A computed fold for a 475-nucleotide part of an RNA from an uncultured bacterium, annotated as small-subunit ribosomal RNA, 3' major domain.
Context: one part of a larger RNA
RNA sequence: UGACGGGGGCCCGCACAAGCAGUGGAGUAUGUGGUUUAAUUCGAAGCAACGCGAAGAACCUUACCAGAGCUUGACAUCCACGGAAUUCGUAUGAGAAUAUGAAGUGCCUUCGGGAGCCGUGAGACAGGUGGUGCAUGGUUGUCGUCAGCUCGUGUCGUGAGAUGUUGGGUUAAGUCCCGCAACGAGCGCAACCCCUAUUGUUAGUUGCCAUCAUUAAGUUGGGCACUCUAACGAGACUGCCGGUGACAAAUCGGAGGAAGGUGGGGAUGACGUCAAAUCAUCAUGCCCCUUAUGUUCUGGGCUACACACGUACUACAAUGGCUGCAAACAGAGGGAAGCGAAGCCGCGAGGCGGAGCAAAACCCCAAAAGCAGUCUCAGUUCAGAUUGCAGGCUGAAACUCGCCUGUAUGAAGAUGGAAUUGCUAGUAAUCGCGGAUCAGCAUGCCGCGGUGAAUACGUUCCCGGGCCUUGCACA
Numbered sequence: 001u002g003a004c005g006g007g008g009g010c011c012c013g014c015a016c017a018a019g020c021a022g023u024g025g026a027g028u029a030u031g032u033g034g035u036u037u038a039a040u041u042c043g044a045a046g047c048a049a050c051g052c053g054a055a056g057a058a059c060c061u062u063a064c065c066a067g068a069g070c071u072u073g074a075c076a077u078c079c080a081c082g083g084a085a086u087u088c089g090u091a092u093g094a095g096a097a098u099a100u101g102a103a104g105u106g107c108c109u110u111c112g113g114g115a116g117c118c119g120u121g122a123g124a125c126a127g128g129u130g131g132u133g134c135a136u137g138g139u140u141g142u143c144g145u146c147a148g149c150u151c152g153u154g155u156c157g158u159g160a161g162a163u164g165u166u167g168g169g170u171u172a173a174g175u176c177c178c179g180c181a182a183c184g185a186g187c188g189c190a191a192c193c194c195c196u197a198u199u200g201u202u203a204g205u206u207g208c209c210a211u212c213a214u215u216a217a218g219u220u221g222g223g224c225a226c227u228c229u230a231a232c233g234a235g236a237c238u239g240c241c242g243g244u245g246a247c248a249a250a251u252c253g254g255a256g257g258a259a260g261g262u263g264g265g266g267a268u269g270a271c272g273u274c275a276a277a278u279c280a281u282c283a284u285g286c287c288c289c290u291u292a293u294g295u296u297c298u299g300g301g302c303u304a305c306a307c308a309c310g311u312a313c314u315a316c317a318a319u320g321g322c323u324g325c326a327a328a329c330a331g332a333g334g335g336a337a338g339c340g341a342a343g344c345c346g347c348g349a350g351g352c353g354g355a356g357c358a359a360a361a362c363c364c365c366a367a368a369a370g371c372a373g374u375c376u377c378a379g380u381u382c383a384g385a386u387u388g389c390a391g392g393c394u395g396a397a398a399c400u401c402g403c404c405u406g407u408a409u410g411a412a413g414a415u416g417g418a419a420u421u422g423c424u425a426g427u428a429a430u431c432g433c434g435g436a437u438c439a440g441c442a443u444g445c446c447g448c449g450g451u452g453a454a455u456a457c458g459u460u461c462c463c464g465g466g467c468c469u470u471g472c473a474c475a
Stems, first nucleotide, its partner, number of pairs: 001475002004471002007469007015459002019423005026314008034305002042053002064300007073125001077124002079121005086103007107114002127289002130287003136283002138278003141274001143272001148187006154163003167178003193266004198234007207224003212221002237260001240254005316416001320375006333364003338357002343352003382413001387408007429451007
C1' cells in the first nucleotide's frame, strides 16, 4: 500500500421488511448428471453450466458408431497429355461408385495459340470439428451502469509511498458547493444518439371523412379540417414563487404546464478481477495424423432409461367447465420457389380453386371479450397423461424418429415438507397476436399490444456493493 475481520461509523440496491404471483408435490416438454450402449459426437460446471452454443438432429446437418469405398484426394495453386462444355440412357450395386453407349463439336485469335470446363498421370502439396483457451489474437460473461480508476507538476517522506481523491454539506453519481499544500488534467458519471408522452409547420396517397352529394360499403365525386403517416421545429432549464440551508451547493412545498426535478424506456459497460469461457464461429504458435486422426456413401446413433437435479407448460376447478347466440375493440410484424381471398367439398386436420398483392393498396388476420342456458362441489360435464382405431400435411423417405385431426380410452393430480424465486406501475399477474430458424416440426427464444393490482412502517437482521476508520500471526 492492499486484502481480510462472526471490528466500528456513514450510505446504497426487490438485499431484508410490507405485499402479489410462483417454484419445491402431479403429468408432460426440455436441458443436465448418472447409467446403458457399437455409438449414445463435442463443449458449458456455484452465483456468472443445466429451454446454454443449438434462430429449430427423420436423410442432410453430423463432428459419433458399424459396414462398403478412395488415396494428389471432397476443396486450392502449379506441370504434362487427352477431350469442347454439356445432355440423355443401359448394366451391376444399399449407395458411393464401376463398366459402357448415344447426341453434341461452342467462344476469342496476330492462326502460334488462349479463356473456361471435364478426365488421366507425376509430385510439390492439400486436408484434420485431432491436442493444448495454462502458448495466443479476436469475441464474450461477471463484479456492475457499481462510482470509481489514474496522470502531470508541486509539496511531504531516507524509502515503499502519501497528498490531490481526505474533511463539512449535498447528489442517482469523484454530482455540485465550501474548506484545505496543493494546482490542474484524463478515462468513467451526466449530456450529445434512438423510441415514447404534448404541440406547430410542411406534405395528403395506398391513409383519413367534419361539411355537401352518392353508395350495400369512404364505394364514388369532393375535401386534407380531424385521425394517421414522416421530415423539420417548439417544449423542461430547479427557469419562476415561498420555506429550510452557510449570502453556497442543494432540498421541501407551490404555480404554470401534456410532461417536474435524470419525465418513462433503450443503446452506451472506466482501470481492472476471475491463468473465468471459447483452438468446435473465425484466425493462429507449437505438437500430432498423412492408403488416415483425411475423404465419399448406406444404415444406425445424437431421441436409450432403475434413477437424481434445473428451467418451463398444463392442471388440480364455480372469479370455473361445456353448449348456443349475435358478433365488438389492438399493436407489431411477415409475404414471390412467397402470402394466398371469395366460392365449393369435408365433422375436422385439410382439399379443390385461383382473385389480388414485390404490398399504408392484396393476403396471413380469427385477436383473446360479452350475453344466455346448463352443470352444483363430485376425482365430477374438473383435469387431460396414456393407449387403440381411422384419417390429413410436409418430404425420395415419417419403423427406429415429425406435426396435426376425428373417435374411443380417461392415469396422476384435492394448491404442494424443509427450502427457495421474481416483481415497486402501465410494473406484477393474466390474455391473446406476430417473427426469426424452417420442406415439415415451438410448452423454447425474441418482440407486440389488451385487461390491470397489492404493498413499501422502516434499515435491527440476511446477501451484495461504495466511502472513511481501526486491528492484523496474510501478500